[in-house]
RNA sequence: GGAGCAGUCCAAACGAUCGCUGGAUCAUUUGAUUGAUCCGGAGGAAAGUCCGAACACCGUAGGGCAGGGUGCUCCAUAACUUGGAGUCGCGGUGACGCGAAGGAAAGUGCAACAGAAAGUAUACCGCCCGGCACGCAUGCGUGUUAGGUAAGGGUGAAACGGUGCGGUAAGAGCGCACCAGUUCUCCGGGUGACCGGGGAUGCUAUGUAAACCCCACCCGGUGCAAGACCAAAUAGAGGAGUGUUUGAGGAUGGCCCGUCCAAAUUCCCGGGUAGGUCGCAAGAGGUACUAGGCAACCGGUACCCAUAGAUGAAUGAUCGUUAUCCGGUUCAGGGUAACCUGAGCCGGGGACAGAAUUCGGCUUAUGGGCUGCUUUGACC
Numbered sequence: 001g002g003a004g005c006a007g008u009c010c011a012a013a014c015g016a017u018c019g020c021u022g023g024a025u026c027a028u029u030u031g032a033u034u035g036a037u038c039c040g041g042a043g044g045a046a047a048g049u050c051c052g053a054a055c056a057c058c059g060u061a062g063g064g065c066a067g068g069g070u071g072c073u074c075c076a077u078a079a080c081u082u083g084g085a086g087u088c089g090c091g092g093u094g095a096c097g098c099g100a101a102g103g104a105a106a107g108u109g110c111a112a113c114a115g116a117a118a119g120u121a122u123a124c125c126g127c128c129c130g131g132c133a134c135g136c137a138u139g140c141g142u143g144u145u146a147g148g149u150a151a152g153g154g155u156g157a158a159a160c161g162g163u164g165c166g167g168u169a170a171g172a173g174c175g176c177a178c179c180a181g182u183u184c185u186c187c188g189g190g191u192g193a194c195c196g197g198g199g200a201u202g203c204u205a206u207g208u209a210a211a212c213c214c215c216a217c218c219c220g221g222u223g224c225a226a227g228a229c230c231a232a233a234u235a236g237a238g239g240a241g242u243g244u245u246u247g248a249g250g251a252u253g254g255c256c257c258g259u260c261c262a263a264a265u266u267c268c269c270g271g272g273u274a275g276g277u278c279g280c281a282a283g284a285g286g287u288a289c290u291a292g293g294c295a296a297c298c299g300g301u302a303c304c305c306a307u308a309g310a311u312g313a314a315u316g317a318u319c320g321u322u323a324u325c326c327g328g329u330u331c332a333g334g335g336u337a338a339c340c341u342g343a344g345c346c347g348g349g350g351a352c353a354g355a356a357u358u359c360g361g362c363u364u365a366u367g368g369g370c371u372g373c374u375u376u377g378a379c380c
Stems, first nucleotide, its partner, number of pairs: 001376010012322007020041008043352001047363002050361005055223004062257004067219005072086005087101001088099004102214002107212002109208003124153002126149003130145007161179006180204002183200007227278004236269001238268005249261003285304006292297001324349011
């Protein structure tokens, strides 16, 4: 020099002119208004709406079922499907990354093609032995049939543990030795998931649960278009059903049971209003230092907050300078060269993209810089 992995920072600054908007103060106006000064005015993701909460409303009372979520261990957090640290597994030469990571001996289902056969499955080619028939060299060969077999061959990702010896009519964990797994047990380390080691066991049971399912734990709902207040307007002589203690209807996801309220209520048709104020930004807040912790994070002290609050939706436009980036070019230094560093000139540009109740995460889009680490080429 090349290629990668992980982390972190920035997302332009200043000035002038004009324009919009929130707040504070002062002046003006009967009031509305209007004017002046000052302090402010989009993000690292504001996006997605994927999770979780704060907050608001409903529930005098709830229970069960269905449904949904999570799923290795420990810790953190207001909580989470989030984060940190680890264990195991997979991928990568590696730095590192990913994991939907409980249960397949509770049950059901699925596994193309090939193959005889894909679960207590199976006999295609074979091996052994008996009967029958034929040929012939009396022991072989061929055909057929009853039985035994799964060691050999073939197919396949995978064929019912592997290798060797014995044994057998031929074979087989049938037996033995070693190895792998299963099951049981003991010792050591660790909070734990788990790791390491020893013994016994002839028992050998594919994979799949981001298939149904089983197990453990957890779960009210709706949502700022929540909700609170003020003002204004109106048309019900409409139709149908059910009900008044034998209780219709209502009580904020569904169904059932229960409890409470209850005399009116449900549906269709038609009419009026849809304006204003609050909610609305002081918080699980921010910054600095410090004790604890590997870290996530938490405690303490001090300081800060006239640090956006619009409502068809403000936060902008133009000019100049500077910084930064890209391209070209000149000079100087280093270098064999490629190229690097510094100074100057010219031209051009700035990505992804706009708050709408707030906060903690996750995911996605994107321009530039810095730091550490891995691997590789050349030279000294």